Molecule: SAM-I/IV (S-adenosyl methionine) riboswitch aptamer
Organism: Rhodobacterales bacterium LSUCC0031
């Protein structure tokens, strides 16, 4: 890095920015910016929250009467051959149980 299989989403939300290719409508980078999918963290569990790490998007997925069928996207990162190890915020309402008082 590819391919398979498999789980979940496809609501909603976000650029009147700057470079660079290509050439009229794309792509890439940065920088803002939405979301909250993964890890972290809010004592602990759950709901809920944060948005630091890691994807993602920022013109509103496609075909189909429908069953359904295609597609993206995520189901942590980085270091090692492995054992193993290393980074992650000044942010976090509130409820209901439980340590006992963070």
């Nucleotide at each position: 890095g590819a391919u398979c299989a498999u789980c979940a989403u496809c609501a909603a939300g976000a650029g009147u920015u700057g470079a660079g290719c290509a050439g009229c409508u794309g792509c890439u980078c940065a920088c803002g910016c939405c979301a909250a999918c993964c890890u972290g963290c809010c004592c602990g569990a759950c709901c809920g929250g944060c948005g630091a790490g890691g994807u993602g998007g920022u013109c509103u997925c496609c075909c189909g009467c429908g069953a359904g069928g295609g597609g993206a996207u995520g189901g942590g990162g980085c270091c090692a051959a492995a054992a193993g190890g290393c980074a992650a915020a000044c942010a976090a309402a509130g409820g209901u149980c439980g340590c006992a008082u963070g």